[in-house]
RNA sequence: AUCUUUACUGAGAGUUUGAUCCUAGCUCAGGGUGAAUGCUGGCGGCGUGGAUAAGGCAUGCAAGUCGAGUGGGUUUAGACCCACGGCAGACGAGGUAGUAACACGUAGGAACGUACCCCGAAGUCUGGGAUAUUCUGUCGAAAGACAGCGCAAUACCAGAUGGUCUCUAAGGAGUAAAGAUUUAUCGCUUCGGGAGCGGCCUGCGCAAUAUCAGCUAGUUGGUGAGGUAAUGGCUCACCAAGGCUAUGACGUUUAGGGGAGCUGAGAGGCUGACCCCCACCGAUGGAACUGAGAUACGGUCCUUACUCCUACGGGAGGCCGCAGUCGAGAAUCUUCCGCAAUGGACGAAAGUCUGACGGAGCGACGCCGCGUGGUGGAUGAAGUCCCUCUGGGACGUAAACACCUUUUAUAGGGGAUGAAGUUUUGACAGUACCCUAAGAAUAAGGGGCUCCUAACUCUGUGCCAGCAGGAGCGGUAAUACAGAGGCCCCAAGCAUUACCCGGAAUCACUGGGCGUAAAGGGUGCGUAGGUGGCGUGAUUAGUCCUUCUUUAAAUUCUCCGGGCUCAACCCGGAGACUCGGAGGGAAACGGUCAUGCUGGAGGGUGUACGAGGUGUGUAGAACUCUAGGUGUAGGGGUGAAAUCCGUUGAUAUCUAGGGGAAUACCGAAUGCGAAGGCAGCACACUGGGACAUUCCUGACACUGAGGCACGAAAGCGUGGGUAGCGAAAAGGAUUAGAUACCCUUGUAGUCCACGCCCUAAACUAUGUUCUCUGGCUUUGAGGAGUAUCGACCCUCUUCGAGGCGAAGCUAACGCGUUAAGAGAACCGCCUGGGUAGUACGAUCGCAAGAUUAAAACUCAAAGGAAUAGACGGGAACUCGCACAAGUAGUGGAUCAUGUGGCUUAAUUCGUAGGUAAGCGAAGAACCUUACCAAGACUUGAAACCUAGCUGCACGGCCUCCGAAAGGAGAUCAGCCUUCGAGGGUGCUAGGCAGGUGGUGCAUGGUCGUCGUCAGUUCGUGGCUUGAGCUGUUCCCUUAAGUGGGGAAACGAACGCAACCCCCGUUGCCUGUUUUAAAUGUCAGGCGAGACUGCUCCCUCACGGGAGAGGAAGGUGGGGAUGACGCCAGAUCAGCAUGCCCCUCUGAUGUCUUGGGCUGCACACGUGAUACAAUGGCAACAACAAAGAGACGCAAGACGGUAACGUGGAGCAAAUCUCAAAAUGUUGCCUCAGUACGGAUUGAGGUCUGCAACCCGACCUCAUGAAGCUGGAAUUACUAGUAAUCGUGGGUCAGCCAUACCACGGUGAAUACGUUCUCGAGUUUUGUACUCACCGCCCAUCAACUCAAGGGAGCCGGGAAUACCCGACGCUCGCGUUUAUCGCGGUCCACGGUAAGUUCGGUGACAGGGAGUAAGUUGUAACAAGGCACGGGUAGCGGAAGCUGCUCGUGGAACAAUUCCAUG
Repeated sequence: AUCUUUACUGAGAGUUUGAUCCUAGCUCAGGGUGAAUGCUGGCGGCGUGGAUAAGGCAUGCAAGUCGAGUGGGUUUAGACCCACGGCAGACGAGGUAGUAACACGUAGGAACGUACCCCGAAGUCUGGGAUAUUCUGUCGAAAGACAGCGCAAUACCAGAUGGUCUCUAAGGAGUAAAGAUUUAUCGCUUCGGGAGCGGCCUGCGCAAUAUCAGCUAGUUGGUGAGGUAAUGGCUCACCAAGGCUAUGACGUUUAGGGGAGCUGAGAGGCUGACCCCCACCGAUGGAACUGAGAUACGGUCCUUACUCCUACGGGAGGCCGCAGUCGAGAAUCUUCCGCAAUGGACGAAAGUCUGACGGAGCGACGCCGCGUGGUGGAUGAAGUCCCUCUGGGACGUAAACACCUUUUAUAGGGGAUGAAGUUUUGACAGUACCCUAAGAAUAAGGGGCUCCUAACUCUGUGCCAGCAGGAGCGGUAAUACAGAGGCCCCAAGCAUUACCCGGAAUCACUGGGCGUAAAGGGUGCGUAGGUGGCGUGAUUAGUCCUUCUUUAAAUUCUCCGGGCUCAACCCGGAGACUCGGAGGGAAACGGUCAUGCUGGAGGGUGUACGAGGUGUGUAGAACUCUAGGUGUAGGGGUGAAAUCCGUUGAUAUCUAGGGGAAUACCGAAUGCGAAGGCAGCACACUGGGACAUUCCUGACACUGAGGCACGAAAGCGUGGGUAGCGAAAAGGAUUAGAUACCCUUGUAGUCCACGCCCUAAACUAUGUUCUCUGGCUUUGAGGAGUAUCGACCCUCUUCGAGGCGAAGCUAACGCGUUAAGAGAACCGCCUGGGUAGUACGAUCGCAAGAUUAAAACUCAAAGGAAUAGACGGGAACUCGCACAAGUAGUGGAUCAUGUGGCUUAAUUCGUAGGUAAGCGAAGAACCUUACCAAGACUUGAAACCUAGCUGCACGGCCUCCGAAAGGAGAUCAGCCUUCGAGGGUGCUAGGCAGGUGGUGCAUGGUCGUCGUCAGUUCGUGGCUUGAGCUGUUCCCUUAAGUGGGGAAACGAACGCAACCCCCGUUGCCUGUUUUAAAUGUCAGGCGAGACUGCUCCCUCACGGGAGAGGAAGGUGGGGAUGACGCCAGAUCAGCAUGCCCCUCUGAUGUCUUGGGCUGCACACGUGAUACAAUGGCAACAACAAAGAGACGCAAGACGGUAACGUGGAGCAAAUCUCAAAAUGUUGCCUCAGUACGGAUUGAGGUCUGCAACCCGACCUCAUGAAGCUGGAAUUACUAGUAAUCGUGGGUCAGCCAUACCACGGUGAAUACGUUCUCGAGUUUUGUACUCACCGCCCAUCAACUCAAGGGAGCCGGGAAUACCCGACGCUCGCGUUUAUCGCGGUCCACGGUAAGUUCGGUGACAGGGAGUAAGUUGUAACAAGGCACGGGUAGCGGAAGCUGCUCGUGGAACAAUUCCAUG
């Protein structure tokens, strides 16, 4: 590429996270069922229906037939009955208990049998004696039994004959029969053959478990015999010692097998209902008889259990046939009709029998079909539901109504096929079907509606009630609960539950993995096994081709056709249906045999290498001990100390000697080894790889289940040794505690020899071997070339050890010729987390323990890598009155004020670290006022609408009650008007009002805070699988993400800055006031000025530093201005507002009086005044700014000591008024609780106001408290600032204002600097946090619940062994009275005894495990988690845990060295 054939064909989603990718489990959408349950239910057809207790069964039926084999009895006859005899009863029907097996399936085989049937051949002769039923008699309740007389056969026996029969020594010997009769035939005997059926043997296929590893004595084989239809240890005697098994024997558990069914794209997985084939079973267990066939479902015997009858002596029975019943169970039908059809038994036949079968009945149990009406019909009715509610939308052409139809159901009439066969024969059935009639008439439900997943609203409820397959929903606005309306999906059904397959590539053959997610054995040697280099020849069990066979029922699928009206269903034809067997062929691959080769592998020779191993010896430093000398008061230790050592002389130092352990420097990323591991030096013995050579062998290889060997540290045994270190232990500290961290001591141990143990984060978390695939560079061991006298250098090459990296791979991190790349071979291992590397069992061990290794239960996750944040008792940089340097304070006193608490009838409410507390409140005596007490009102104190009434509008005054509000009464005056009525007022009624009641976690608006910090984002582009990143990082700079440079970014937005206002300098214009006037001051407007512009230095540039000029210099000072967001921050009591609540009657509304908000053992916050001499007092003398003023500010004057009063000029203000103090000058006070300080209290006054008692301010006189500078701690402030001094304003009748908001006067000190505290920003790092460290999280203890294991024991089942007993029966022997006999023996069921074994149930108790909104103790882990964590081991401790030894990095930070990259 072509041809042929076949088939019509592969879907995902939810759930781990703040988000992402991956891994991984769980869950869902599909199909199915002998189903069940819930709700519902019209008809028909075809199927299907005891899956559990192979539990027990009442009743009826399910196997009889033949008079043409025979005898007898009864009868009028047709005929019927009993018995002998024949055939059948071994089929059909049922069930699945057992069986893991030649049971089944498939393909073969040889040593067999066969009644009935078919074919062929031959024969069918002669005799004989019995016997059942019946009859007579006996026994027995019955079942039944016994004795006697007599009789027949196709019953039985004998004889004859005999072949193509059997045996044989080949001579011979032996063996058969049945008749009936209508004369046509049916039988009988023998032999041969056939068909079908059956018995036997074999290959292959056929469940789990190794926590079952060894099993077996008739066992394996042989010889002989017996036995059988037949082979064979099938049985027996003897002989031999075999046979099976990791390719799973033996054991245990489970199970009938197949055709097939369900599912699936397929490969597979699961199942074994109905139908077909085979096997097995028939209450349990055993046994034989008869027979062609049975060890026999509706036959026999024995046994056991159960049931029934009984006269108690003895008997009977077997529904796992069809119906039916009880029981158990979630659950499964009629005690129906018929032999008409098909089939079976018997018979010559008619026929009889047939719960096989054909039918009907019941059950929506399944599949299929039909129907519950059709057309028109808008007042879009009523009603219900919803809404933005004068109205609209939905149910909805739905209904009503009009016309039409009659499937179905009902009624009536007709009426089959199925019959094969001319006559007769139909259970079904008067059924199917056809015709007619009336009339929409007789007929719709179930589930769901958050997402997956099609379909949404209202009401109720308020983490309750409840839902739920998973995620999850419900705590007052629930599309998730319950109800309703609407909608969606299926439909006579619809859901749920259970189970199977699928999705699940989640056991991966098709089709997965193992560095970090689960997963590489600790390492090597090596057995079985698996795999295997280059040629040649031969062969063919693998492989391929082809022919034949098995032929393969039904089912399923495809095509064609037919029958029920269609379909389901049924029938016919063709094709397909993976296996197996036989024959022939091929020889590439693979296997086998033979023969070669050298490239794999091994050997030889030479060279160098190394902490490779074992043993012995030896060296120096350090340490410690002992002895001695010198020497004196300390030493040691720590964050600081103490325990401890030392005047009996320590520490220190010197000398001498002893001892044990380890080997500085070299030393390194180095080297060696299989791994563990190995380090002074020397010697002895010894293993290894590398390079060079290409000399030898000739595939000798690789891997490696079991096995064997080695295997750090700790630990164990025996014996030594013991300097230092050092579990345990003791003491001292620390601490709330401290069984720890730190310190002082210190035992095992660490060391040696021998023997065990056999585990580690035994790690490169990376199995071994081989091949291939760009590089650069460092280094160790060799070689070659070049060079040289030689070495160095340079180049190449082999083997090792590192770093960075192409391609490629990876979830990413990363790996990258030392692969985690591309391939090949073999081994080991994984399959969600926890339980648990645990229990039980087994093996090993002296022990500790190791190896192997589950389940119940529980969760919906556990996990890997990376991302953005947040956090760190991580790091780096930077900033800030953050610290430091200063100044003044607070905290101590008294008072004021706010808060808490307490009290109270009430002390109204809110605010709560920073970011509440002189806050809301810029004014609580009444009012305010929301609180309390008492008294009142109820359409209301105020508002709107409608209706009615109202010319007495309203209202005022007076009287009475009253605290007032209010109530009652009396009186005065008496609306407007275009005269229609209307407006208006009041009253009544109805709608409604009203609420400082709740929710700031339902909200709007506003505000606080981080913070005037410099940040927060977007578009396009780029990178990444992605979350995300880049931009915004880096360098320089800035107050600044300010600007510049560079850069996969380029731009932009909100912030920063600027634009706005005030102050400072100045020009011009205008203007009131001021002044006599000009000017000036002042006010307003318009400008000017400052921009690092100029000079110098540094710099690439931005910019920085210094200087000049200037009123002002680097943002000139101050203000307004507050990014994205955070705190469910504050406010429902400023206002607005959703929802809820109170209110039609003693209000949570409204009015009034009085009280309270001011209450006082106490605590806190914010302030005022002080404690004095830098001061106080007195007198005198100055100088502001900014404001306010008509119900006002009020001058001068007068009175009063004063508060203030009288009076009133002036001023609606640059005009008048309120109106200065510190300061200056002079005097006194002289360190004292004072001439400081002024609280408190007494007395007398003034003012405001209806009213100063609770509860105002001020004045005068008197009184004269605490307090002598304030503990721990803590606040503000960097220049016109702090400090200090007064002034004004708002609120306001007055004022508790010392508060708040403004104004000016006088006017400092200090900043080296960023180590520390706090806060903030950027980068980086770690993280198990993301509600984000106020995080997460571990263990004991306490409470409750659950499952499993252990457990003194107790109970039950299974299988097997040894022994005892030994029924029936077969058989053997003996006996005689010869029988259906007796006795004895072997075998053997049941039963018993014994010791064990195995499985299960139960069990006091003890231990662990799991779970459970708010228990206890601690704080182990995650950050350097505050002592880095972890593995192994050992000791110890309430607990997490701590400590010792050794190992890992899956440790942060820092430093050094080296390597690599860039410059």